[in-house]
Overview: The RNA shown here (transfer RNA) has 75 nucleotides and comes from a Chloroflexota bacterium. Its mean pLDDT, the model's own confidence on a scale to 100, is 81. It was read from a public genome assembly.
RNA sequence: GCCGACGUAGCUCAGUGGUAGAGCAGCUGUUUCGUAAACAGCAGGUCGAGGGUUCGAAUCCCCCCGUCGGCUCCA
Numbered sequence: 001g002c003c004g005a006c007g008u009a010g011c012u013c014a015g016u017g018g019u020a021g022a023g024c025a026g027c028u029g030u031u032u033c034g035u036a037a038a039c040a041g042c043a044g045g046u047c048g049a050g051g052g053u054u055c056g057a058a059u060c061c062c063c064c065c066g067u068c069g070g071c072u073c074c075a
Base pairs, nucleotide, nucleotide: 001071002070003069004068005067006066007065010024011023012022013021018055026042027041028040029039030038048064050062051061052060
């Protein structure tokens, strides 16, 4: 340099045009002699950046950045 995959909550991941979600973690409460267990609730998001298409974009298109893997060249 080229090709491919990926980037969404603190972590691991769903969601492929129409209200952004789950599990775990966190916080509060209940329960308990007590607890890390159980139950109920709460909070947490620039959907990697920018632009475009569209009534409407995490989702489609362009470009850039980053991570991982493969290939090639030079030394």